[in-house]
Context: one part of a larger RNA
RNA sequence: CUGGGUGUAAAGGGAGCGUAGGUGGCAUGGCAAGCCAGAAGUGAAAACCCGGGGCUUAACCCCGCGGAUUGCUUUUGGAACUGUCAGGCUGGAGUGCAGGAGGGGCAGGCGGAAUUCCUAGUGUAGCGGUGAAAUGCGUAGAUAUCAGGAGGAACACCGGUGGCGAAGGCGGCCUGCUGGACUGUAACUGACACUGAGGCUCGAAAGCGUGGGUAGCAAACAGGAUUAGAUACCCUGGUAGUCCACGCUGUAAACGAUGAUUACUAGGUGUGGGUGGACUGACCCCAUCCGUGCCGGAGUUAACACAAUAAGUAAUCCACCUGGGGAGUACGGCCGCAAGGCUGAAACUC
Numbered sequence: 001c002u003g004g005g006u007g008u009a010a011a012g013g014g015a016g017c018g019u020a021g022g023u024g025g026c027a028u029g030g031c032a033a034g035c036c037a038g039a040a041g042u043g044a045a046a047a048c049c050c051g052g053g054g055c056u057u058a059a060c061c062c063c064g065c066g067g068a069u070u071g072c073u074u075u076u077g078g079a080a081c082u083g084u085c086a087g088g089c090u091g092g093a094g095u096g097c098a099g100g101a102g103g104g105g106c107a108g109g110c111g112g113a114a115u116u117c118c119u120a121g122u123g124u125a126g127c128g129g130u131g132a133a134a135u136g137c138g139u140a141g142a143u144a145u146c147a148g149g150a151g152g153a154a155c156a157c158c159g160g161u162g163g164c165g166a167a168g169g170c171g172g173c174c175u176g177c178u179g180g181a182c183u184g185u186a187a188c189u190g191a192c193a194c195u196g197a198g199g200c201u202c203g204a205a206a207g208c209g210u211g212g213g214u215a216g217c218a219a220a221c222a223g224g225a226u227u228a229g230a231u232a233c234c235c236u237g238g239u240a241g242u243c244c245a246c247g248c249u250g251u252a253a254a255c256g257a258u259g260a261u262u263a264c265u266a267g268g269u270g271u272g273g274g275u276g277g278a279c280u281g282a283c284c285c286c287a288u289c290c291g292u293g294c295c296g297g298a299g300u301u302a303a304c305a306c307a308a309u310a311a312g313u314a315a316u317c318c319a320c321c322u323g324g325g326g327a328g329u330a331c332g333g334c335c336g337c338a339a340g341g342c343u344g345a346a347a348c349u350c
């Protein structure tokens, strides 16, 4: 490198947009680069293959004849396929029009429950916490209860293998701005498509910078317990942080551990969003499209299992794997304020 693979054995990029490139629908006509056929030239000799002959035999050697040398060049034709040019088509793709669904995104405003704190009232000796305790709080009046106030964060029930989003993710209510998907229709464009090395953008949590904010929770830290010890588990406190704005970081078991797109291949049963039909009362029923679950057959699979949301049958493109450790380390490079990230070995060893 090929062959072979990538749900769990090594292996799908965290996700999208898209450049180059690769691949590409139906039918017609031309060209003839690829392609196919014929002919000519060339493809040194030796070697190789076949048959024959000569060395006393012989596979060695020699002789000559033939083949082969799968190639290259020129030329004559062919036009199915690929390519290319021209003019078409509508099924792929997109636009328009009519609809309904949705925690999709951003900004602003509003709301109630709860915790904590503050003030005032009632009220008295405990509260709190645990396996049991203690630290802690409390006669300077706590806990409990009630009234008023402050402030921050999160939105119980509804809530659902329910919805939306490319992924990360998104949940109180209202308003504004805004993205996408789906269904129906079939007016328009006429292959405009798929994938996508580089590239660009997005990207949980933690972390970082500057400035705010801080109710609860809570790394670090302190104390109390436990214990042989206890740098823990349990308890009482408690700072970063968690929240907001702007900027950075760019990683996760970023998981369906399953790349994207397209076509095809038995069924059964739920559920979300549309449409049509039949009854035109409603419900129910039938059909169909899109999404999301469970079960199950063929087939696949090492097995587990997957099974129209495939891990089945095929096609195109990208990414990745090649024994374990050393090691996602060293070195170099690029990025970052740093933390670190990306790329990524070898010696040695089993």
Stems, first nucleotide, its partner, number of pairs: 004321003007304002012318001014202004021195003025089002028086004033082002035078008048067002052063003092192001093189003096185004104178007111155001116150004121145002126137002163170002207248006216242002221237004259317006267295011299306002323350003332343004

Predicted 3D model of a 350-nucleotide part of an RNA (small-subunit ribosomal RNA, central domain) from an uncultured bacterium. RNAcentral holds the full RNA, with entries from Greengenes.